[in-house]
Small-subunit ribosomal RNA from Massilia sp., 1409 nucleotides, folded computationally. The source organism's lineage runs through Bacteria, Pseudomonadota, Burkholderiales, Oxalobacteraceae and Massilia. Its mean pLDDT, the model's own confidence on a scale to 100, is 84.
RNA sequence: UGCAAGUCGAACGGCAGCGCGGGGCAACCUGGCGGCGAGUGGCGAACGGGUGAGUAAUAUAUCGGAACGUACCCAGAAGUGGGGGAUAACGUAGCGAAAGUUACGCUAAUACCGCAUACGAUCUACGGAUGAAAGUGGGGGACCUUCGGGCCUCAUGCUUGUGGAGCGGCCGAUAUCUGAUUAGCUAGUUGGUAGGGUAAAGGCCUACCAAGGCGACGAUCAGUAGCUGGUCUGAGAGGACGACCAGCCACACUGGGACUGAGACACGGCCCAGACUCCUACGGGAGGCAGCAGUGGGGAAUUUUGGACAAUGGGCGCAAGCCUGAUCCAGCAAUGCCGCGUGAGUGAAGAAGGCCUUCGGGUUGUAAAGCUCUUUUGUCAGGGAAGAAACGGGAUUGGAUAAUACCUAGUCCUAAUGACGGUACCUGAAGAAUAAGCACCGGCUAACUACGUGCCAGCAGCCGCGGUAAUACGUAGGGUGCAAGCGUUAAUCGGAAUUACUGGGCGUAAAGCGUGCGCAGGCGGUUUUGUAAGUCUGUCGUGAAAGCCCCGGGCUCAACCUGGGAAUUGCGAUGGAGACUGCAAGGCUUGAAUCUGGCAGAGGGGGGUAGAAUUCCACGUGUAGCAGUGAAAUGCGUAGAGAUGUGGAGGAACACCGAUGGCGAAGGCAGCCCCCUGGGUCAAGAUUGACGCUCAUGCACGAAAGCGUGGGGAGCAAACAGGAUUAGAUACCCUGGUAGUCCACGCCCUAAACGAUGUCUACUAGGUGUUAGAGGGUUUCCGCCCUUUAGUGCUGCAGCUAACGCAUUAAGCACUCCGCCUGGGGAGUACGGUCGCAAGACUGAAACUCAAAGGAAUUGACGGGGGCCCGCACAAGCGGUGGAGCAUGUGGUUUAAUUCGAAGCAACGCGAAGAACCUUACCAGGUCUUGACAUCCUCUGACAACUCUAGAGAUAGAGCGUUCCCCUUCGGGGGACAGAGUGACAGGUGGUGCAUGGUUGUCGUCAGCUCGUGUCGUGAGAUGUUGGGUUAAGUCCCGCAACGAGCGCAACCCUUGAUCUUAGUUGCCAGCAUUUAGUUGGGCACUCUAAGGUGACUGCCGGUGACAAACCGGAGGAAGGUGGGGAUGACGUCAAAUCAUCAUGCCCCUUAUGACCUGGGCUACACACGUGCUACAAUGGAUGGUACAAAGGGCUGCAAGACCGCGAGGUCAAGCCAAUCCCAUAAAACCAUUCUCAGUUCGGAUUGUAGGCUGCAACUCGCCUACAUGAAGCUGGAAUCGCUAGUAAUCGCGGAUCAGCAUGCCGCGGUGAAUACGUUCCCGGGCCUUGUACACACCGCCCGUCACACCACGAGAGUUUGUAACACCCGAAGUCGGUGGAGUAACCGUAAGGAGCUAGCCGCCUAAG
Repeated sequence: UGCAAGUCGAACGGCAGCGCGGGGCAACCUGGCGGCGAGUGGCGAACGGGUGAGUAAUAUAUCGGAACGUACCCAGAAGUGGGGGAUAACGUAGCGAAAGUUACGCUAAUACCGCAUACGAUCUACGGAUGAAAGUGGGGGACCUUCGGGCCUCAUGCUUGUGGAGCGGCCGAUAUCUGAUUAGCUAGUUGGUAGGGUAAAGGCCUACCAAGGCGACGAUCAGUAGCUGGUCUGAGAGGACGACCAGCCACACUGGGACUGAGACACGGCCCAGACUCCUACGGGAGGCAGCAGUGGGGAAUUUUGGACAAUGGGCGCAAGCCUGAUCCAGCAAUGCCGCGUGAGUGAAGAAGGCCUUCGGGUUGUAAAGCUCUUUUGUCAGGGAAGAAACGGGAUUGGAUAAUACCUAGUCCUAAUGACGGUACCUGAAGAAUAAGCACCGGCUAACUACGUGCCAGCAGCCGCGGUAAUACGUAGGGUGCAAGCGUUAAUCGGAAUUACUGGGCGUAAAGCGUGCGCAGGCGGUUUUGUAAGUCUGUCGUGAAAGCCCCGGGCUCAACCUGGGAAUUGCGAUGGAGACUGCAAGGCUUGAAUCUGGCAGAGGGGGGUAGAAUUCCACGUGUAGCAGUGAAAUGCGUAGAGAUGUGGAGGAACACCGAUGGCGAAGGCAGCCCCCUGGGUCAAGAUUGACGCUCAUGCACGAAAGCGUGGGGAGCAAACAGGAUUAGAUACCCUGGUAGUCCACGCCCUAAACGAUGUCUACUAGGUGUUAGAGGGUUUCCGCCCUUUAGUGCUGCAGCUAACGCAUUAAGCACUCCGCCUGGGGAGUACGGUCGCAAGACUGAAACUCAAAGGAAUUGACGGGGGCCCGCACAAGCGGUGGAGCAUGUGGUUUAAUUCGAAGCAACGCGAAGAACCUUACCAGGUCUUGACAUCCUCUGACAACUCUAGAGAUAGAGCGUUCCCCUUCGGGGGACAGAGUGACAGGUGGUGCAUGGUUGUCGUCAGCUCGUGUCGUGAGAUGUUGGGUUAAGUCCCGCAACGAGCGCAACCCUUGAUCUUAGUUGCCAGCAUUUAGUUGGGCACUCUAAGGUGACUGCCGGUGACAAACCGGAGGAAGGUGGGGAUGACGUCAAAUCAUCAUGCCCCUUAUGACCUGGGCUACACACGUGCUACAAUGGAUGGUACAAAGGGCUGCAAGACCGCGAGGUCAAGCCAAUCCCAUAAAACCAUUCUCAGUUCGGAUUGUAGGCUGCAACUCGCCUACAUGAAGCUGGAAUCGCUAGUAAUCGCGGAUCAGCAUGCCGCGGUGAAUACGUUCCCGGGCCUUGUACACACCGCCCGUCACACCACGAGAGUUUGUAACACCCGAAGUCGGUGGAGUAACCGUAAGGAGCUAGCCGCCUAAG
């Protein structure tokens, strides 16, 4: 902005406009006709359509009820007579911008008003009174006519009254969300009487009277919400929801009000108030999309300002018809449901490309291409429905009628009518042509690889991924799932038995009120009769339709539509049954209670009284301490303490008995005596006759501490003071000490008030104590035994329990009632309320935050837990280190570099069994770039060696040199070697030992670590492997729900100790011979060598032990209890060590992080530490002399011997490839001499000079020798190391590495001790057990403050707003009532006037303010 409610001329007067007709010459006149704007009048507009604001009951659902209304519709009955007065339209004249409005005049009706008539209507005083109406249209034969018609008839209206149908109003019962941190609400409130009012019952309203009514079965208040059929989900019971469709309700800009009408307090009506918008000439007016479209705004988000009344339905009309944004259709949106397609067959060279790769291949993949087909859909062309039959017209049969008009009921024939729409559908043509995406791929959960990234970027529903090899991030390839959709977000139910009615729990996980009494409530022994509320059952009514389900039907199928059935588990009515529950009545005795007689008791209250002890006071004796502690000190004491004796005061508590004992509801109760009093129990009888159990609210009691008032106060003792301890010590310990503890009265009301276990009752194996009774047996007595009741303990079966455990005193099996729980924290906090003097108690949240918190048990680890045991672990000893000088390694510092690694034990004389160059990895400088080293390819050729020049050298240049091997068909080919070139590649002591292999250390040579089967446990796990003994040993024995086995232990191996056999050189020599000499002959007996045997096994004896294992002692024996030593290292731990032995993944460098060369560095030096050597001396130093080893090494070697040198060493040189020769005199020891306690004849550092050796080279930076020099050091603080026997200590010898260079390392022998009571303690370890909030395991875990950042919630001077209630003021419109001054057609009256009505005014109520 348009449309959504009009219609009727067959109610009326009319006639503006359109068309037709008539009259008229024309202008024009004429309602005559078709019809009809506006108007009067009727019906409708209260339906249909929209929305869900309000409403927790004036609502809805279901089932009932009585005191009502009803237009249109249906069926009966009766009537429809005769009059009157107005008014719009219209005309004339005004006002106003408009909306609109005023005055005068005319007129009609189915508009309005009397009169008559009056039934079954209404009222009634029962006599009676009151109350209606309207006509219009069609047709018509007689008869009449003023020719209009009367009259007749049909149809349709109208009036009165009755009944019905449908619709509506009212009432009742039941059901319908949350909150008690809302517990009391109510004054027309509840009822009655009378009146009013309504269509109708009723406090609906008014007056009066009474004081009621509702509420723990939740009133009132607050919050939220339209209700239902149904929808979603669920196995169901339930839970959540109330879009579409259908029923009901409420609302129509917000609030109030009435009018009209059958019906409204009215979405497209009226009045008023308010907010907002619009018009205006500023005076005043207009409006209400939660109708259909559409616009703006808001929002994550929701459509066309379409077509048609063709169908269905509605309004009006006799009808034709008109109206209808109801409706039917179309448009938009993958919003949902359903259906269809995007092609089908064939096709391996397994194409190309992509991706991965173990480089072989695999995969994408028959997928594509190619070949052969099909044509749904789409495109083009052609055809083409159903939805439509009524009404109407014609014919005909009935009804009504006087009638063949008209009207009406039926039958037959028939014209017209389609928005959708040329739509559905059908046919033809060409042509694979027109058509695939989204999410995911760590597990849950179907589906995996590569690259990039590197706790970054990011992912994430939960667990969790990402810190350089990410199936988890991003991308790609591949795969999986769904598919015209897919994924995300939001929401509901499910899983969730995590609110448990079905269907959970409360000892320890959350959860039993601290305890009892007890009203309401719930539950209740046995028997009889009745009843029929519950209960069961039959029938009837209802439970709308749609939906769900079943069986059919229609669109090609389906979705969808449609017919029938079932279902609607409910409510109501009625008949029956009578078990059970209830109710009523009557009995019973077993539950309960009472009486009689015993018994036990720290049960309670009050009064008295006793002794011990502490403290204090007085006096006596008496002297220097007392007290206290781990040790002290404060304190007390010469003013006389403590100790001791006597006397006195005062308060509190009651030793022994005394106990797993008794009593009590719990808290709790303890000397003795008296008084008052509650409860329990036993035995036997009697009485009552279910009187019982539990218990929300309520009442009472309720340890300790605390509070109030008044007493009391000995001891003890918060606070407080002092002394100690300590880093501190507002603590633990000590010395004091006040409230308090005690009494009386009054409060508080909480505890781990615990058996962490509510109460009552019944049932369900035992055993053994104990307390209080009773009965029986036996007994002289003491006592003992059996039975039984009531308590109180332990143990234990079934059963239960997550396990632990409980188990007739249940946590078993059941019943009754009450209380309580629903993840952790926030928090038993805040707010509100109640109680309290206060402290505080009771009731008791949320925001926010976490992914856990928790229980029981298991295996470890740990403990300033326990038990047992072992180890040079301590102790007992011996000798060291730590102090000195030096050597060596490390840290630190320095440096161009001081290469790198090793880091408590388990790094530090370690890698390194040997850094001057080399090594060497580091630094400086100089050089090379397919490279110093490997393989492949091409070309050339020998290469090399040697000489010279330049240079620090690497290297560069020159010269000299010119020839490799094999095969050959002599062309050449092949192979080493060298040079040049090219690129693949080489190279890296660069990184990561936290990517790895291998190797190694360590706990630890500690005795452990496991498995199979069985058994136990829900399970983790346990058992075995623990226990009693024993051992070096999980070694062995015994026992045992275990029986066996494996890796470890031991043994087997090597060496050493005895002996035998064999062998006898290079070894040996008893006897024989011979020598300087086992030198030679001879021998192999002995020693020795090196091969094999024997031997030792707790075998024997005695004792102990358990008749065992074993241990102790002894014999024999070379050796005795693993003879000594070695090798040998379980499962595992330490992300232990090593990428620098080696190997190796990945990353990094590639004219350098690779390679070569010269020089330097690894050797620095204020300092600190580790490991050693030498000493500090007389058990010694020095000098001289004299003895005795073992095990090794030697040809680039060991080297005798001789000579030279003081010496290191040098020259010459035999022998030896080694039981032959050499290194090679062993030293300590022993025998002498000397030194005589001192910085020395100790000690040897440092330094100087002169030499030697190795080596291209000894300066930085080697070793040795001689002479000289002669430092520190006189036995080492705290602390700390090694060692148990041929060991420690001490003494020398050899070897590896090596040109040279050990005080280190690895070996060898010589001399050769002391001590071990023992396991309390320190350290480490093993086994058992215990606690645990630990499990990267005590180097654990974890609490609080503070600092910084962030998050959530508060407080805060105030400020602003909503909703509701109450009080008061003002009070529009309007109904009702009053008034009768004003106005007034119908009726009455001749008239005056009256009745009635209207405006006005007043009153009550009242919206807004």